[in-house]
RNA sequence: GUCGAGGUAGCUCAUCUGGUUAGAGCGGGCGUUUCAUAAGCGCCAGGUAGUGGGUUCGAUUCCCACCCUCGACA
Numbered sequence: 001g002u003c004g005a006g007g008u009a010g011c012u013c014a015u016c017u018g019g020u021u022a023g024a025g026c027g028g029g030c031g032u033u034u035c036a037u038a039a040g041c042g043c044c045a046g047g048u049a050g051u052g053g054g055u056u057c058g059a060u061u062c063c064c065a066c067c068c069u070c071g072a073c074a
Stems, first nucleotide, its partner, number of pairs: 001073007010026004019057001028044005050066005
């Protein structure tokens, strides 16, 4: 340099071809339980969906550019 995969919660990841409140597990906080801790159970908080544009009535999803990570080739 070329090509490909990816970027969504603190971490690991979903979200089938655009649509009605963007979720799960772990982690965190509170409560319950226990002499106490852990485990279990219940509840709660936490997201400009990498950045900026475009298309559309409507974009995490489609298109373009850029940034970052990983891989292949040169």
This is a predicted structure of a 74-nucleotide RNA (transfer RNA) from a Patescibacteria group bacterium. Rfam family: tRNA. Its family is annotated with triplet codon-amino acid adaptor activity in the Gene Ontology. Model confidence (mean pLDDT): 80 of 100.